[in-house]
Bacterial RNase P class A from an Anaerolineaceae bacterium, 394 nucleotides, folded computationally.

RNA sequence: CAGGUUGGUUGGGUGAUCGCGGCAGCGGUAUACCGCUGUCGAGGAAAGUCCGCACUCCACAGGGCGAGGUACCGGGCAACCCCCGGGGCGGGGCAACCUGCCGGACAGGGCCACAGAAACAGACCGCCUAAGAGGCACCAGCCUCUGGCAAGGGUGAAAAGGUGGUGUAAGAGACCACCGGCGUACGCAGCAAUGCGGCGGCCAGGCAACCCCUACCUGGAGCAAGGCCAAGCAGGGAGAAAACCAUCGGUGGAAGGCUGCUCGUCUUCCGGGGCUCUGCCCCAUGAUCCCGGGUAGGCUGCUAGAGUGCAUUGGAGACUUUGCACCCAGAUAGAUGAUCACACACGGAGGUAUUCCUCCCGGACAGAAUGCGGCUUAUAGACCAACCUGGGUA
Numbered sequence: 001c002a003g004g005u006u007g008g009u010u011g012g013g014u015g016a017u018c019g020c021g022g023c024a025g026c027g028g029u030a031u032a033c034c035g036c037u038g039u040c041g042a043g044g045a046a047a048g049u050c051c052g053c054a055c056u057c058c059a060c061a062g063g064g065c066g067a068g069g070u071a072c073c074g075g076g077c078a079a080c081c082c083c084c085g086g087g088g089c090g091g092g093g094c095a096a097c098c099u100g101c102c103g104g105a106c107a108g109g110g111c112c113a114c115a116g117a118a119a120c121a122g123a124c125c126g127c128c129u130a131a132g133a134g135g136c137a138c139c140a141g142c143c144u145c146u147g148g149c150a151a152g153g154g155u156g157a158a159a160a161g162g163u164g165g166u167g168u169a170a171g172a173g174a175c176c177a178c179c180g181g182c183g184u185a186c187g188c189a190g191c192a193a194u195g196c197g198g199c200g201g202c203c204a205g206g207c208a209a210c211c212c213c214u215a216c217c218u219g220g221a222g223c224a225a226g227g228c229c230a231a232g233c234a235g236g237g238a239g240a241a242a243a244c245c246a247u248c249g250g251u252g253g254a255a256g257g258c259u260g261c262u263c264g265u266c267u268u269c270c271g272g273g274g275c276u277c278u279g280c281c282c283c284a285u286g287a288u289c290c291c292g293g294g295u296a297g298g299c300u301g302c303u304a305g306a307g308u309g310c311a312u313u314g315g316a317g318a319c320u321u322u323g324c325a326c327c328c329a330g331a332u333a334g335a336u337g338a339u340c341a342c343a344c345a346c347g348g349a350g351g352u353a354u355u356c357c358u359c360c361c362g363g364a365c366a367g368a369a370u371g372c373g374g375c376u377u378a379u380a381g382a383c384c385a386a387c388c389u390g391g392g393u394a
Stems, first nucleotide, its partner, number of pairs: 001390010013342006020041009043365001047376002050374005055222004067218005072086005087102006103213002108211002110207003124153002126149003131146006161179006182200003186197004226300004235291004243251003252270007271283005307326005314319001344363001347360005
């Protein structure tokens, strides 16, 4: 210098003008409306809603059954299917590094397509004549059966450890050496998973994402949770008086509101029935008032928190201790925007042009809605650190 790997940071800037939402102050009689001033105003993923919590309401003696989840080991965390470190078995890359899987198959059941004799303890082809029986030959020997074997062939994704030797009638972990695998109440190292060594006998496949077994965990619904206030309509309750002139009206009366009271003024009503009938009783009704539940609507929950930044303690790390500083959206059909200018990247064209100049285009993914920790997904570009491979120079 080129190419790459891993981890991290950032993800549009400055200014002007206009506009929007929250809060505070001031002014206009003012918690609500208006104006002015000040201040704050999206993200690393606010997204998917996949996991775990906080918070709220409901349910809940205890136990069992059932259902669901998690599953190598240690640590972190409020918690987790998250994170960190480590282990075992694999896959990719020259390398840095990336990546898949992980309890149990002698508790039991089930399954293993096609092919093949057989898919778990098997004999199709094959090998044997040592043993027993028979036949031919009647000397050697040959054939058949009872039998023995699993080396070789063949099928298959998978066929009962591999290579070499001993051994045998033929063979075989039957025995031996090495290798591989398994187990282990042994030794050493490690907190542990596990590793190394010793020892043991070859115990004879796979699937637990088929049921199952073991250990541990799990009540339900969700901020449209939940709480408070509450118009109108409907419902329940309290409740007075009850006439005359006269005829589109007026006088008078009764009840209630406004006001501390009077005055004044405003609203509503002045129907029906019974009787022992010149008075009594009963029913209904109005304004208005009271009551409970509660719709529209409003307030709250609601943003100071497992908070953020810097330094620091402990740790290999995830994380954590302490100190200092800071306040960092809270809308409700949903504010956080638009225009212009100047520089800056990216892309394209031209001027001999990777560098300089000019022109054009144009700014990644996206966008809060109770909050928090993770995971996953989307993301143009810029920057930093460590490491790997190749080349060059000294």

Background: The sequence is in RNAcentral, with records from ENA. It matches the Rfam family "Bacterial RNase P class A". The family's RNA type in Rfam is ribozyme. A source record names the gene rnpB.